[in-house]
RNA sequence: GAUUUAUAAAGAAUAGGGGAGAGAACAGGCUCGAAGAACCUAUAGCAACCUAUCCCUCUCAACAAAGAAAAGGUGCUAAAUCCUGCCGAAAUCAUUUGAGGACCUAUAAAUG
Numbered sequence: 001g002a003u004u005u006a007u008a009a010a011g012a013a014u015a016g017g018g019g020a021g022a023g024a025a026c027a028g029g030c031u032c033g034a035a036g037a038a039c040c041u042a043u044a045g046c047a048a049c050c051u052a053u054c055c056c057u058c059u060c061a062a063c064a065a066a067g068a069a070a071a072g073g074u075g076c077u078a079a080a081u082c083c084u085g086c087c088g089a090a091a092u093c094a095u096u097u098g099a100g101g102a103c104c105u106a107u108a109a110a111u112g
Stems, first nucleotide, its partner, number of pairs: 002111007013043005021032003026085004044077003049073003053068002086101002090097002
C1' cells in the first nucleotide's frame, strides 16, 4: 500500500530546536504564520480502539454484554475531517438555505 468493520461537531500545551510557508491531494473559500507557523525533540496532557486488570448476591470453579480504571500498544493535543465540491429530503420561493447520504481522507482493530 490492499480488503473488512468501527469512529470522526466532544476532549487535551508548554519548553527547546527550526526558519517560511502551513491547514492530506486538486479547485474555490476561509484561517494560522517573522509577536516565529509547518516540522523535529523532550515533558505534560486528552481519549478509551486493542491487550492486561476490577466488577456477574449461589459450596466451588469458569464465564464480562453494560460499567469502571488508565498499567501496556497505538492515536491525538487551532478552527466540525476548518468549510464547500457528487446526490439530495424539506422549507423558501424563483433563488437561496439545506437534514441526510455517497466519495475522499484520518485513526484503530482484524485479515491476507